The RNA shown here (small-subunit ribosomal RNA) has 1529 nucleotides and comes from an uncultured bacterium. The coordinates come from a structure-prediction model, not an experiment, and the mean pLDDT is 84. It matches the Rfam family "Bacterial small subunit ribosomal RNA". Its family is annotated with structural constituent of ribosome and ribosome in the Gene Ontology. The sequence is in RNAcentral, with records from ENA and SILVA.

């Protein structure tokens, strides 16, 4: 730094991710080299081979080789004489070197000091090395044993052992003394001595005792070194001391005795874990993590004990014993220990060769050559790391081919490939050729010792000879682009994209998420991104995480202040003087291995990798100085704190008395039928006298008014009145004390309500419990009772939203403005100003906060001190302590599971919140609907089909403005396949057309007639046939769209751009007072403008005007008629259609803010939008429609296309919508009569006229229509009649008989006439329209159309009502605010029990395993002490014998076992107990909104479950209403 909680925001939070690294390991893939590196696991068990020898210059010898010398003809025999040497005796070594980390929290380890020791072999130094002596392997003999091996007799050496002798040094001393030693070997060699050897002299290695160094190695101190308090107390050799003992050395290291101490919250002891360090890895560091290669130290060596030797072990490759294993065996007995190097088997994701060399460095042994040497060095195996190179390199556009997309044009792999030209690193053949190699030895030369030119030694010359690596590195030829590229990703984070597959499926995912038919996220592909001999994934450790915060965070509401005070330990502290010098600076000195990192340098071609020298190792520790600061002493002050005097206020605490009201209850009067109690009711009281009222009485609990964000008190709390006892506070002015202070872990104490135990008490009240009631059910609200309790006293409990959700205590830092309690000073004194300590409340600067908000009473600046947090759920459970009588309190996990859980705010939605307004939304009305027929639609159900689609409101006389065929998509049969339709090619032919026949027809078959233009090349239209590309689909997706539409709704909203405000989402505008039909307008405002809406602009209508005057019109002048604008004519009316006018709240009152407007008038045809219509904002409902059309994407292709005939869409037990007609007298019939308005006509309307009861049918006049037709409008008037009947209502269904139209009216079409005469007598709950020319009621038109609507729709006009108090209430909307756990938004969200299925976890008779104390038994090996036995060479002694020593015994400690009896841990355990997950079930709604009873916290007690009820508490309740303060205007 990023992604992840929301509809978006800020913040708290958590997970997750980008990086770097690994001894790693898996998946794909793989060309070389170099330098590294390679059993983390079972300190499991090991076959096999090597991994410590070595000296003949210490001995005695010779097994076995070679040589040599003797015999023997020869085989052979014999001969330590030589080279040499098995085995043995001695000597060094074997204690190092290699491995591995089990043990171990100190006997370690790391870092600094320290004294009370030792040290082979090395250096240096001093003195010496004389002389004796006994044995014993080995060998030979004999014997035992299967072996492994042991036993006796004999002989014999030495640098093996022992004594003497000497003592410079050395140790012991009673200071006189005394006491210990040695070993030879080998080269030379002049005199002299000996037979010889050799003595002797010398040199060199040894040897002895002694000094010091040096190395090493043993000991003691300090500080540092992991995690658990759910481990708190531990210790008897335990702490000291005295003596002795032991050790190389100090020491309870042992023993004895004496004294009772040591340790320990600065965390003792006990559980877990674990080798420690240079360091390595991350980090910017501080830190974290780690501790493999390297290098130091420790520790182990099958398991446990234990000593021997030795300078050096209690000893990996030694030895004893005990154990467990494994192997041999003749079954009597024996032998082993790879955590060395290889290498095997097991375990495991997992980790190599049974190599080569001692050439090099190094080690042991030797004089020396040299011998050993899985130390080492090298090679071989693994891409396991790292670092380096290569797989070509130039040039090549027709932008090939092929692949993949594609809007079909092209685009892309891609200059990539091919082709040409060049190259040859690696790799591969052949060939050459280094460094690592100095020595020792040998020879010359000097030097030293020496008698010496020997020998040895030093130094320098010359010089031979040693290579495992090794088919080395390098290097040089040759030949060819030839032999060498893969994994990963590709939705965001994260660089990189399309195409097919698939269809919550297969599968993907770090995390958010993807995937339900257009997946950039699955699977391939093709293209692309990153890295590359490698990528990827998995695991891990840092980091990012400031999410443990020293650096570096928090705690009013996000997780966190103990309910609250005292107060120990600690931690921290006022002013000043000296003096220390501890902490603290600053020089210096040692040390802080080496390797590692860093910096400059060299070395391999470069890098890694090797190296030289610097830095650096932020450390410790010894000194020198310094004195400010802390600290520590000593003195001294007074500002913090206290103490003293004087006042002063208060529900502050404890005990005792004492008092009125109220309510029950009892007792007696008056009275008489109800009381009570709810929404309504009933339980319940009452004629055995309640309630109601008066008078007496008793007997608890509680104290109205005063009363107040008034007091008081640490907090919990405290309220009537008086007394007595007692804690704190405040002021004011002096004195005194001289820092006595703050905080406080642990502790102690107080501590509402409920609740426990014992006795008391009980008036009302009230969990439980009854019962009435509500209710779907009510274990609830609601009522009527009613028992714990509530009350004292005494002893428990110890929690609460124990709250200011804010620890204590101290200073600083603007103010106003109330209120309590005191003071001071002024004043015009009852009252008012000013001022001041100290409380308690509001506002607000600066600052702080996410943000709400805080704000001298800080959440502000800061200082000490103490608590506390560290995702959310499990869970404040479990287990274990501890506390209680209990009920429970306190302390307080984990597995597992989720990606989130929280907190302010903000926009919206919603609310059985809240305010204001609208609407035929309610009231007020008028009229229907629903009941009957019947007509239409739709469900539904039949059907071969009954094509499809529309489905709350906004589907249902809806598409359909017209289904007999057609229509049409559907069924059933019967037929076509380039096709009924379209465009492209080829051949042919004109198209057309007469006619006949077969079929149901589609169709097939004969058959008649028959062309244009032209440049002369052909060309158009059209037909027929052929091939194909295509063509066709009312096939599916309206949830892939375009278009159009419905619906909130003609509801008044929707926004924008600058600018302010906020971090921000966003907010202001757009709120707010008014006002409107309206976001209409007016004012006010940090906001000023603007946009889609709203109005208006437009069409209709109403009134006048002007123009025009035929088909329309006739007043006036004429003319005719039987009658009519008929006709001349007229332009005035009406009317026509074009264009003006008018209406603006223009005028006057009035109210209002001098506003916008409202109210009321004139005036007007019309008046406040004149009535209607057109017009439908941002968006809403994945609302409707692929079946108007269109269009992606899928699918169908002799069929899902196409043509044809019949049938369906008209079905029919029902149900529901829309209507139409009725139910009759406001009406039905009859007869007579009157008055429209919009329309429509040439496939047409069709007049007179005649014929038919009628539908119709003849006829033909006019009319492309203000001229003809349709065309009688009907109600209605004006008469007759009916007279309350299922009728002269009402017209369904039947019957017959016709008219039309059409090819055809059979399924299935209107009409007409004559009969027929069904329900129906005004409709249950419910419900629907309608506010004026409207509802009702009445005819009339027109579109579809060949017919078919008296009932649908869209229109016309006659005739013409009734009501509206009002906005409480239903329904819908607007705006403001409020609250919210909703945001898919209340049709939400969401709680607990039950039931299934998984998981993990508690408890549980108990069983197992394991680790430990504690008691006692038992005791190997070995050691130490003892010693009766036995046995004994070297000394002493003539000898006996002794001195010393061995064996055996035995005593002490003591491993391994064993019994008893306790704690810890683990694992399992029938059964239970809760908890978490899961698509969805059951019951019920507890919570969010006043969540429908406000919620919660703490408790009791009650219940199928949320959960109910009581008591006390909290606001982290909503509305209203009052009361105080403060604020703006």
């Nucleotide at each position: 730094g990023a992604g992840u909680u929301u509809g978006a925001u800020c913040c708290u939070g958590g997970c997750u991710c980008a990086g770097a690294u690994u001894g790693a390991a898996c998946g794909c893939u793989g060309g070389c080299g170099g330098c590294g590196u390679g059993c983390u696991u079972a300190a499991c068990a090991c076959a096999u081979g090597c991994a410590a020898g070595u000296c003949g210059a210490g001995c005695g010898g010779c097994a076995g080789c070679g040589c040599g010398g003797g015999g023997g003809c020869a085989a052979c025999c014999c001969u330590g004489g030589c080279g040499g040497c098995g085995a043995g005796c001695g000597g060094c070594g074997a204690a190092c070197g290699g491995g591995u980390g089990c043990g171990u929290a100190a006997u370690g380890c790391a870092u600094g000091g320290g004294a009370a020791u030792c040290u082979g072999c090395c250096u240096a130094g001093u003195a010496g090395u004389g002389g004796g002596g006994a044995a014993u392997a080995a060998c030979c003999c004999g014997g035992c044993g299967a072996a492994a091996g042991c036993c006796g007799g004999g002989c014999u050496a030495a640098u093996g052992c022992c004594g003497c002798a000497u003592a410079c040094g050395a140790c012991c001393u009673a200071c006189g003394g005394g006491u210990g030693a040695a070993a030879g070997c080998g080269g030379g060699g002049g005199a002299u001595c000996g037979c010889a050897a050799g003595a002797c002299c010398u040199c060199g290695c040894g040897c002895u005792a002694u000094u010091a160094g040096a190395u090493g190695a043993g000991c003691c101190c300090a500080u540092g070194u992991c995690g658990g308090a759910u481990u708190a107390g531990c210790u008897a050799g335990u702490u000291g001391g005295u003596a002795g003992g032991g050790u190389a050395a100090c020491g309870g290291c042992c023993u004895a005795c004496c004294a009772a101490g040591g340790c320990g919250a600065c965390g003792a002891u006990c559980c877990g874990u674990a080798g420690c360090u240079g360091g390595u890895c991350u980090g910017a560091g501080a830190g974290g993590a780690c501790g493999g290669c390297c290098a130091g130290c420790c520790a182990c060596a099958c398991u446990g004990g234990g000593a021997c030797u030795g300078a050096g072990a209690c000893a990996c490759g030694g030895c004893c014993c005990a154990g467990a294993c494994u192997c041999c065996u003749a079954c009597g007995g024996g032998a082993g220990g790879c955590a060395g190097c290889a290498g095997u088997g097991g375990g495991g994701a997992a980790u190599u060769u049974u190599g080569g060399a001692c050439a090099a460095u190094g080690g042991g042994g030797g004089c020396a050559a040299c011998c050993c040497u899985g130390a080492u060095c090298c090679a071989g195996c693994g891409a396991c790391g790292c670092c380096g190179c290569g797989u070509g390199u130039g040039u090549g556009a027709a932008g090939a081919a092929g692949g993949c997309c594609u809007g079909c044009g092209g685009g892309u792999u891609g200059u990539a490939a091919a082709g040409c030209a060049c190259u040859u690193u690696c790799g591969u053949u052949g060939g050459g050729a280094a460094c690592g190699a100095a020595a020792u030895a040998u020879g010359c030369c000097g030097g030293c010792c020496u008698a010496a030119u020997a020998c040895g030694u030093c130094g320098g010359c010359a010089g031979g000879c040693u290579g495992a690596c090794g088919u080395u590195a390098c290097c040089c030829a040759a030949a060819u682009a030839a032999g060498a590229a893969g994994c990963a990703c590709c939705g965001g984070c994260u660089a990189a994209c399309u195409c097919u597959g698939u269809g919550c499926c297969a599968g993907c995912a770090g995390c958010c998420g993807c995937g339900g038919u257009a997946a950039u996220a699955c699977a391939g592909a093709g293209g692309g991104u990153g890295c590359a001999a490698g990528c990827g994934u998995u695991a891990a450790u840092c980091g990012g995480a400031g999410u443990u915060a020293c650096u570096g965070g928090g705690c009013g509401u996000a997780a966190a202040g103990c309910g609250c005070a005292c107060g120990u330990a600690g931690g921290c502290g006022g002013c000043u003087a000296u003096g220390u010098a501890a902490g603290u600076c600053a020089g210096g000195u040692g040390u802080g291995a080496a390797a590692u990192c860093c910096c400059c340098g060299g070395g391999c071609u470069c890098a890694a990798c090797c190296u030289g020298g610097g830095a650096a190792c932020u450390g410790c520790a010894c000194u020198u100085g310094g004195g400010a600061c802390u600290g520590c002493a000593u003195g001294g002050c007074u500002a913090g704190a206290g103490u003293a005097u004087g006042g002063g206020a208060g529900a502050g605490g404890a005990a005792g008395g004492c008092g009125g009201a109220a309510u029950u209850c009892c007792c007696g009067g008056u009275g008489u039928a109800g009381c009570g109690g709810u929404g309504a009711a009933a339980u319940g009281c009452g004629u055995a006298g309640a309630u109601a009222u008066c008078g007496g009485g008793a007997g608890g609990a509680a104290c109205a008014u005063c009363a107040g964000u008034g007091g008081c008190g640490a907090a919990g709390g405290c309220g009537g009145c008086c007394u007595u006892c007692u804690g704190g506070c405040c002021c004011a002015a002096u004195a005194c004390u001289g820092a006595c202070g703050c905080u406080c872990a642990g502790g102690u104490g107080c501590g509402a309500a409920a609740g426990c135990g014992u006795g008391g008490g009980g008036a009302g009240c009230a969990a439980a419990c009854a019962g009435g009631a509500u209710u779907a059910g009510a274990u609830a609200c609601c009522c009527u009772g009613g028992u714990a309790g509530u009350c004292c006293a005494c002893g428990c409990c110890c929690u609460a939203a124990a709250c200011g959700a804010u620890g204590a205590c101290a200073a600083c830092u603007a103010g106003a403005u109330g209120u309590c309690g005191g003071g001071a000073g002024g004043g015009u004194c009852u009252g008012c100003c000013u001022u001041u300590c100290g409380g308690u409340g509001u506002c607000g600067c600066a600052g702080c906060u996410a943000a709400c908000g805080c704000g001298u009473u800080a959440a502000g600046u800061u200082g000490u001190c103490c608590g506390c947090c560290u995702g959310g759920g499990g869970a404040g459970u479990a287990c274990g302590g501890c506390c209680g009588c209990a009920a429970g309190g306190u302390u307080g996990a984990a597995a597992c599971u989720c990606a989130a859980a929280g907190g302010a705010a903000u926009u919206g939605a919603c609310g059985g919140g809240g305010a204001c307004c609208c609407g035929c939304a309610c009231a007020a009305g008028c009229g229907g609907u629903g009941g009957a027929g019947c007509a239409u639609g739709u469900g539904g159900u039949u059907u071969a089909a009954u094509u499809c689609g529309a489905u709350g409101c906004a589907a249902c006389g809806c598409g359909a403005a017209g289904a007999a065929c057609c229509u049409u998509a559907c069924c059933u049969g019967g037929c076509c396949u380039u096709g009924a339709c379209a465009u492209c090619u080829g051949u042919g032919g004109a198209a057309c057309u007469u006619g006949g026949c077969a079929g149901a027809g589609a169709u097939g078959c004969c058959u008649u007639g028959g062309u244009c233009c032209u440049u002369c090349g052909g060309g158009a239209a059209c037909c027929a046939c052929a091939a194909g590309a295509c063509a066709g689909g009312u096939g599916c997706u309206g949830c892939a769209u375009g278009g159009c539409u419905g619906u909130c709704g003609u509801c008044a909203g929707c926004u924008c751009g600058u600018g302010u405000c906020g971090u921000g989402a966003g907010a202001u505008g757009u709120u707010g007072g008014g006002u409107u039909a309206a976001g209409u307008c007016c004012c006010g405002c940090a906001a000023c403008g603007a946009g889609c809406g709203c109005a208006a602009c437009c069409c209709u209508u109403g009134c006048c005007c002007u123009u025009a005057g035929u088909u329309g019109c006739c007043a006036g002048c004429a003319c005719g008629u039987a009658a009519u604008g008929g006709u001349g004519g007229g332009a005035a009316c009406u009317c026509u259609a074009a264009g003006g006018g008018g209406a603006c709240c223009g005028c006057c009152g009035g109210u209002g803010a001098c506003a916008a407007a409202c109210c009321g008038g004139a005036g007007g045809a019309a008046g406040g939008u004149g009535g209607g219509g057109a017009u439908g904002a941002c968006g809403u409902c994945a609302a409707g429609u692929c079946a108007u059309c269109a269009u992606g994407g899928c699918c169908c292709u002799u069929a899902u296309g196409g043509c044809c005939a019949g049938g369906g869409c008209u079905a029919c037990a029902c149900a529901c919508g829309u209507g139409c007609u009725a139910c009759a007298a406001u009406g039905g019939a009859c007869g007579g009569u009157a008055c429209a308005g919009a329309g429509g006509g040439u496939u047409g309307c069709c007049a007179a006229c005649c014929c038919g009861c009628g539908a119709g049918g003849g006829g033909g006049a006019g009319c492309c229509a203000a001229u003809c037709c349709c065309u009688u409008a009907a109600a209605g008037c004006c008469g007759u009649u009916c007279g309350u009947a299922g009728u002269c209502c009402g017209g369904a269904u039947c019957g017959g008989a016709g008219u039309c139209u059409g090819c055809a009216a059979c399924u299935c079409g209107a009409c007409u006439c004559c009969g027929u005469g069904a329900a129906g007598u005004c409709g249950g709950a419910a419900c629907c329209g309608c506010u004026a020319g409207u509802a009702a009621u009445c005819g009339c038109g027109g579109a579809u159309c060949a017919g078919c609507a008296u009932u649908g729709c869209c229109g016309c006009g006659g005739u013409g009502a009734a009501u509206a108090c009002g906005u409480u209430c239903c329904c819908g909307g607007g705006u403001c605010u409020u609250g919210u756990a909703c945001a898919c938004a209340c049709c939400g969200c969401c709680c607990g029990u039950c039931a299934c299925a998984c998981c993990a976890u508690g408890g549980a008779a108990g069983u197992u395993g394991u680790u430990u104390g504690u008691a006692c038994c038992a005791g190997a090996a070995g050691u130490a002490g003892g010693u009766a036995g036995c046995c004994u060479a070297a000394c002493c002694g003539c000898a006996a014998g002794g001195a010393g020593g061995g064996c055996g015994c035995u005593u002490a400690c003591c491993a391994c076992g064993g019994u008893g009896u306790g704690a810890g841990c683990a694992a399992u355990g029938a059964c239970u107990g809760g908890g978490g997950u899961g698509a969805a079930g059951u019951c019920g709604u507890a919570a969010c909104a006043a969540g429908g009873u406000a919620g919660c916290c703490g408790u009791a007690c009650g219940g199928g479950a949320a959960c109910g009820u009581g008591c006390g508490g909290c606001u982290g309740g909503a509305u209203c209403a009052c009361c105080u303060c403060c604020u703006u205007u």